Transfer RNA from Candidatus Woesearchaeota archaeon B3_Woes, 71 nucleotides, folded computationally. Its Rfam family is "tRNA". The family's RNA type in Rfam is transfer RNA. NCBI's taxonomy places the organism under Archaea, Nanobdellati, Candidatus Woesearchaeota.
RNA sequence: GGGAGUAUGGCCAAGUAGUAAGGCAAGCGGCUGCAACCCGCUGAUCGAGGGUGCAAAUCCCUCUACUCCCU
Numbered sequence: 001g002g003g004a005g006u007a008u009g010g011c012c013a014a015g016u017a018g019u020a021a022g023g024c025a026a027g028c029g030g031c032u033g034c035a036a037c038c039c040g041c042u043g044a045u046c047g048a049g050g051g052u053g054c055a056a057a058u059c060c061c062u063c064u065a066c067u068c069c070c071u
């Protein structure tokens, strides 16, 4: 220099156009004599910016970070 992949709550992770599953952790509540276990509830606009579209995590462009391949 060229090419590919990944980026989603604190962590892991699903979701390939129709308003973001699940698990762990955390907080609050219930239960308990107090705890633990168990049960319920709460919390993410999807790496950044722009575009297309009635509608974008999802498609397109640019950029950033990390990983890999070629030279």
Base pairs, nucleotide, nucleotide: 001070002069003068004067005066006065007064010024011023012022018054026042027041028040029039030038047063048062049061050060051059
The RNAcentral record of the sequence draws on ENA.